[in-house]
């Protein structure tokens, strides 16, 4: 110095004027409405996708079985999680590090196109080797042979070529040829025993049968886990009122309803259900003090837990938090002076010029993900140069 | 704001792990004086976009985009 990889913080432009917007609080006669003054508070790091999770609230106190879903290495955080920390094991990369929905294919069923001889309790296309005998071939016949041409019957996964993917790799023995057939060593699976860790797992020794294809983001089995809706949730108050209209089903042998996808249970139960047809859509509580924020100490590698102290930080509902002007300004870019260096540059100045992206709260919180502008700081690996 | 759904030539679609049918429309061509009708051919490098599972993805999973639907009392 020049390339990589990793974590983290900071703003989301500062000041003035002037015009506005939404909530609160005080003052103006005690108290309300209105009104006027004063005071003080107003969008995020993702508010957003709505992917998980949890709180709250209603349905029975959420109950039992079946479908269904999710998750899937270990251990811990944590309200909970699919998030987070730490590990472990396998791939990728010289490395720093990074990436894995990372249980079970020797429980069961299905798949594996084309091609290829077979694509899975294999399986014989060429080739290899045994037998057999001809229409082969010798022979004048009788009969004889299997080298060449063919045929039968069997053997054989060592060689050949196909395909993403062919039943472990070399070597001796063995054979008619051959093959873990056997045997030695090696990879890999198991089984058992020590030996380290809480475990995943790591290392060690001894047997063992000689091999087990692949892919569960097909079906499935194995363990764990989940009742449903969602603030338009519910609760009150207010307003409305045209339905002897149409069709179905029904009162204890009970039809419906309690938004579960079925059944049973509990529970309410005289009406219900759909179709035309009508009215009415204002307010008020849920509502923002909460697994809250900031700063310390302790306890742990950490995620986080506990304790101490200190604070209040939007509550709108067709939806507010904004415009316009002025000057400044980190930063960029352009031209150009100085230093400084061989250079490349780099530092300071002066003048124009541009000066913010993504996006907006609607019950609330913990993740994850996707968009995205500037700037800063740490840790750490490679590779070159120089001392 | 909440829940649900749907993407495949221009258009309507089939297709659910084996290399994307089929009309219409569009282009060429025969055939006719032309035109139409008819017949022949041709027309998706990329299935809404990125990733990932597989030998191999429109289909299967994960993350995003665009569009479309529905919502409250009362009787």
């Nucleotide at each position: 110095c020049g390339g990589a990889c990793c974590g983290g913080a900071a703003c989301a432009g500062a000041c003035g004027g002037c015009c506005g917007c939404c909530g609160c609080c005080c003052u103006g006669u005690a108290g309300a409405c209105c009104c006027a003054g004063g005071g003080g508070g107003g969008a995020g790091g993702a508010a957003a996708g709505u992917c998980c999770g949890g709180g709250c609230u209603c349905c029975a106190c959420a109950g039992g079985a079946c479908a269904g879903g999710a998750u899937g290495c270990u251990g811990g955080a944590u309200a909970a999680c699919g998030u987070c920390c730490a590990g472990u094991c396998u791939c990728g990369g010289u490395g720093a590090c990074g990436a894995g929905a990372a249980g079970g294919a020797a429980a069961g069923u299905g798949c594996c196109a084309c091609a290829g001889a077979a694509a899975a309790g294999a399986a014989a296309c060429c080739g290899c080797c045994c037998c057999g005998a001809a229409a082969g071939c010798c022979c004048a016949u009788c009969g004889g042979c299997u080298c060449c041409u063919g045929c039968g019957g069997g053997g054989u996964a060592a060689g050949g070529g196909u395909g993403a993917a062919a039943u472990g790799g070399c070597g001796a023995g063995g054979u008619a040829a051959g093959a873990g057939c056997u045997c030695a060593c090696c990879a890999g699976c198991u089984u058992u025993u020590c030996c380290g860790g809480u475990g995943a797992c790591g290392g060690a020794a001894a047997g063992g049968g000689c091999u087990a294809g692949g892919a569960a983001a097909a079906c499935c089995c194995c363990a764990u886990c989940c009742g449903g809706a969602g603030c338009a949730a519910g609760a009150c108050c207010a307003a409305a009122u045209a339905g002897c209209g149409g069709a179905a089903c029904g009162a204890u042998c009970g039809a419906g309803g309690g938004u579960g996808g079925u059944c049973c249970g509990c529970c309410c139960g005289a009406g219900u259900u759909c179709c035309c047809g009508g009215g009415u859509a204002g307010g008020u509580c849920g509502c923002u003090c909460g697994a809250c924020u900031a700063c310390g100490a302790u306890g742990g590698c950490a995620a986080c837990a506990u304790c101490g102290c200190a604070g209040c930080u939007a509550g709108a509902u067709g939806a507010a938090u904004g415009g316009c002007c002025g000057u400044c300004a980190a930063c960029c870019c352009g031209c150009u002076g100085c230093a400084g260096g061989c250079g490349a540059c780099u530092g300071c100045g002066u003048c124009g010029g541009g000066g913010a992206a993504c996006a907006g709260a609607a019950c609330c919180c913990g993740g994850c993900u996707u968009a995205c502008g500037u700037u800063c700081c740490g840790a750490u690996c490679c590779g070159g140069c120089a001392u | 704001u909440g829940g649900g759904g749907u993407g495949u030539c221009g258009u309507c679609a089939a297709g659910u792990g084996g290399u994307a049918a089929g009309a219409c429309a569009c282009g060429g061509g025969c055939c006719u004086u032309u035109g139409g009708a008819g017949c022949c051919c041709g027309c998706a490098u990329c299935c809404g976009g990125a990733g990932g599972u597989u030998c191999g993805a429109a289909u299967c999973c994960u993350c995003c985009c665009a569009c479309c639907c529905c919502a409250g009392c009362c009787a």
Two RNAs folded together computationally: RNase P RNA and transfer RNA, 462 nucleotides in total. The prediction has a mean pLDDT of 76. It holds a member of the Rfam family "Bacterial RNase P class A". It is annotated as a ribozyme. Rfam links the family to the GO terms dimeric ribonuclease P complex, ribonuclease P activity and tRNA processing.